[in-house]
RNA sequence: UCUUAUCAAGAGAGGUGGAGGGAAGUGCCCUAUGAAGCCCGGCAACCAUCAACAUUGUUGAAAAGGUGCCAAUUCACACAAAGCGAUUCGCUUUGGAAGAUGAGA
Repeated sequence: UCUUAUCAAGAGAGGUGGAGGGAAGUGCCCUAUGAAGCCCGGCAACCAUCAACAUUGUUGAAAAGGUGCCAAUUCACACAAAGCGAUUCGCUUUGGAAGAUGAGA
């Protein structure tokens, strides 16, 4: 970089650290009642493991092995379609784009 699956749940009043953070854009939020990062702790998504059914997939379980994650639906929206309300706008649903994570190449 490409392909594919998932993204409405879950996760500390700890220590350290010192001003940023929530991907980017527009908003709107979190933060000195202490941000990011690191340590400890926790959660359990995928792969791995085990079992059953089945025919290579599905379901369940245990543990935490490999990654991952631990404010707000991926925080909301933007792009398109349909519907509803209605004054330019707002709301709902679906899809796409983008992003994050896992697995494979």
The RNA shown here (SAM riboswitch aptamer (S box leader)) has 105 nucleotides and comes from Bacillus atrophaeus.
The RNAcentral record of the sequence draws on MGnify.
Taxonomically the source falls in Bacillus (Bacteria, Bacillota, Bacilli, Bacillaceae).